[in-house]
Molecule: Bacterial RNase P class A
Organism: Hylemonella gracilis ATCC 19624
RNA sequence: GAAGUCGGCUGGACCGCCGCUGGCACGAUCAGGGAAACCUGGUGCUGGAGGAACGUCCGGACUGCGCAGGGCAGCGUAGGAGGUAACACCUCUCCACCGCGAGGUGAGGAUCAGAGCAACAGAGACGAGUCACCUUGGGGCCGCGCCGAGGGCGCAAGCCCGAGACACAAGCACCAAGGUGGGUGAAACGGGCAAUCUCUACGCGCAGCAACACCAAAUAGGCACACGAUGACGGGGCCCCCCGAGUGUGCGGGUAGGUGGCACCGAGCCGCAUGGGUGACCGGCGGCCCAGAUGAAUGGCGGUCACGUCACGGGCGACCGUGAUGCACAGAAUCCGGCUUACAGGCCGACUUCACAC
Numbered sequence: 001g002a003a004g005u006c007g008g009c010u011g012g013a014c015c016g017c018c019g020c021u022g023g024c025a026c027g028a029u030c031a032g033g034g035a036a037a038c039c040u041g042g043u044g045c046u047g048g049a050g051g052a053a054c055g056u057c058c059g060g061a062c063u064g065c066g067c068a069g070g071g072c073a074g075c076g077u078a079g080g081a082g083g084u085a086a087c088a089c090c091u092c093u094c095c096a097c098c099g100c101g102a103g104g105u106g107a108g109g110a111u112c113a114g115a116g117c118a119a120c121a122g123a124g125a126c127g128a129g130u131c132a133c134c135u136u137g138g139g140g141c142c143g144c145g146c147c148g149a150g151g152g153c154g155c156a157a158g159c160c161c162g163a164g165a166c167a168c169a170a171g172c173a174c175c176a177a178g179g180u181g182g183g184u185g186a187a188a189c190g191g192g193c194a195a196u197c198u199c200u201a202c203g204c205g206c207a208g209c210a211a212c213a214c215c216a217a218a219u220a221g222g223c224a225c226a227c228g229a230u231g232a233c234g235g236g237g238c239c240c241c242c243c244g245a246g247u248g249u250g251c252g253g254g255u256a257g258g259u260g261g262c263a264c265c266g267a268g269c270c271g272c273a274u275g276g277g278u279g280a281c282c283g284g285c286g287g288c289c290c291a292g293a294u295g296a297a298u299g300g301c302g303g304u305c306a307c308g309u310c311a312c313g314g315g316c317g318a319c320c321g322u323g324a325u326g327c328a329c330a331g332a333a334u335c336c337g338g339c340u341u342a343c344a345g346g347c348c349g350a351c352u353u354c355a356c357a358c
Stems, first nucleotide, its partner, number of pairs: 001354010012305007020048007030041004050329001055339001057338005062208004074204005079093005094108001095106004109199002114197002116193002131181008140172002145166001147164001150161004212260004222251006234243004268288005274283003307326008
């Protein structure tokens, strides 16, 4: 210098004007809304998105319900050891595979408990045994051959026909044993897959902040008491008559609405030439209090600078000036620990391989 591996950081800055929202103080024993609960209103000071707030995947806190203990079912996890509130997360380490290497990946318990599965090719694929060839044996078919009652021809030698008996040649297919061979395929009675069921060990009660708790209308049910056809309540005429069937009070539950939960002294955040540990992490010391709604705040406009790209001009060059344009992914919603995914640009560290120089 080139090409890489791993880890970490950052995620624009500032000014002006106009807004939004949480907290505190004052105003205020105030005003407005509302039946109430409660909410709203001014001024000042002060806080106000992220590394992923995303996904809502895993684990917890918290809350309600359930619960003697254990088991079954269901779901999950899986080398070993450790960390942690807990985890499927993290760390160290063994093994396997990939990479020259730094490193990376791993759903890495069990296939002598049982079941299931394997495309294509191939005779045959998880049940067993045999596609072809050779040898041997077995019985069978066929029948070379031999024998042959009898018959025919011929002067004769002889020739021909022939039921049937035996059945050793060659051949055919079958069965059994042995051997050989070719090819298929990831794999051919020997294995594989447990990311198929299963077994083993361990973990898990169920649901979720729309949890849950409290305050609490109207309307319609409910309960209790009282009054009521000997006329209640209400109404009309107005002083005792008429109309006629329920009326009044209280209580209770749920709903609308409102408040809390909920912005947290906490598994909290930051720093350390701090102790232990290979490390994850656990301590010590010091400092800090750090968003929070429920139509849901964290914004809009203008300007300057930084950074990137392009164009033009200047300069041998490093670079300078002017103009235009761009500036990612994305936005809390009960909270916390993880994981996954998205991301323009920039920065830092450790290490590896190659080349060159000394």